This is a predicted structure of a 349-nucleotide part of an RNA (small-subunit ribosomal RNA, central domain) from an uncultured bacterium. RNAcentral holds the full RNA, with entries from ENA and SILVA.
[in-house]
Context: one part of a larger RNA
RNA sequence: UUGGGCGUAAAGGGUACGCAGGCGGUUUAAUAAGUCGAAUGUUAAAGAUCGGGGCUCAACCCCGUAAAGCAUUGGAAACUGAUAAACUUGAGUAGUGGAGAGGAAAGUGGAAUUCCUAGUGUAGUGGUGAAAUACGUAGAUAUUAGGAGGAAUACCAGUAGCGAAGGCGACUUUCUGGACACAAACUGACGCUGAGGUACGAAAGCGUGGGGAGCAAACAGGAUUAGAUACCCUGGUAGUCCACGCCGUAAACGAUGGAUACUAGGUGUAGGAGGUAUCGACCCCUUCUGUGCCGGAGUUAACGCAAUAAGUAUCCCGCCUGGGAAGUACGAUCGCAAGAUUAAAACUC
Numbered sequence: 001u002u003g004g005g006c007g008u009a010a011a012g013g014g015u016a017c018g019c020a021g022g023c024g025g026u027u028u029a030a031u032a033a034g035u036c037g038a039a040u041g042u043u044a045a046a047g048a049u050c051g052g053g054g055c056u057c058a059a060c061c062c063c064g065u066a067a068a069g070c071a072u073u074g075g076a077a078a079c080u081g082a083u084a085a086a087c088u089u090g091a092g093u094a095g096u097g098g099a100g101a102g103g104a105a106a107g108u109g110g111a112a113u114u115c116c117u118a119g120u121g122u123a124g125u126g127g128u129g130a131a132a133u134a135c136g137u138a139g140a141u142a143u144u145a146g147g148a149g150g151a152a153u154a155c156c157a158g159u160a161g162c163g164a165a166g167g168c169g170a171c172u173u174u175c176u177g178g179a180c181a182c183a184a185a186c187u188g189a190c191g192c193u194g195a196g197g198u199a200c201g202a203a204a205g206c207g208u209g210g211g212g213a214g215c216a217a218a219c220a221g222g223a224u225u226a227g228a229u230a231c232c233c234u235g236g237u238a239g240u241c242c243a244c245g246c247c248g249u250a251a252a253c254g255a256u257g258g259a260u261a262c263u264a265g266g267u268g269u270a271g272g273a274g275g276u277a278u279c280g281a282c283c284c285c286u287u288c289u290g291u292g293c294c295g296g297a298g299u300u301a302a303c304g305c306a307a308u309a310a311g312u313a314u315c316c317c318g319c320c321u322g323g324g325a326a327g328u329a330c331g332a333u334c335g336c337a338a339g340a341u342u343a344a345a346a347c348u349c
């Protein structure tokens, strides 16, 4: 390369937007670049293919023919392309409506922990498997009142909701993004994917300046133990919090890329719409969107998946090719650093 694959065997990029590129709905006309026939020329000979023949066979030798490429000429018009005109189902805009921990900023609240002050009160408290370190007669623990400060928001809470992913949970206000349903007014293929690129991206970590209640790497002490650089206990600093800037990684997981279409059902739940019913609300039925469970065909090595596919197909991207060496070395790019990204080989089994 051909081929085969990517839930768990190697393999889906962390996620989105998007330039180039690839692919692309319906109808008509005309075109002839691709496409399909034909003719001519050329592609030296030998060799190779095919069909014959000659050395007793074969190697070897001889004869004939073809294929394919390129160029030119002249045709066909179904499909693709480019051109013109049109359409509304894809896509979008406007309208009406409800849902939501979607995002950003400002403000406010209650519970709890800790600390401070004051009162009551006296000998223990705390902790554990058991203890000890620790705190306490300089009055602790407990309890009452007042105050300070930081962080997190019980119940509601739900295989509930929202978001592209990371993620988002007290309340109020302001600003703001997206999705959904209905109806069908408008545009008229404006679409899908997307190498590079750009943006976002948990935690930890880094820089500068704040903040610091609780928790808690490191560290100290007490235990345990043969030892115990641990698990348990008493303390405790970075950090955790805020602002701005960096880092760019995770079992960033549904270990399952995105889009479109099709293919039995059953049963929950969330947000709509319509119908039935009723005085009205429930109930019941239909339908769209999301989110779960079960299950048939099909599929799978099996487990399982099964309209939210791992089924049946098409388009585009990413990735895999025995284990180790190794996600390492070297080089390059990025970073303040930590390091990240890209990414081998010798050798070995």
Base pairs, nucleotide, nucleotide: 004320005319006318007303008302012317014200015199016198017197021193022192023191025087026086027085028084029083031081033080034079035076036075038073039072040071041070042069043068050064051063052062053061054060090190091187092186093185095182096181097180102176103175104174105173106172107171108170109153114148115147116146117145118144119143120142124135125134161168162167205246206245207244208243209242210241214240215239219235220234221233222232257316258315259314260313261312262311265294266293267292268291269290270289271288272287273286274285275284298305299304322349323348324347331342332341333340334339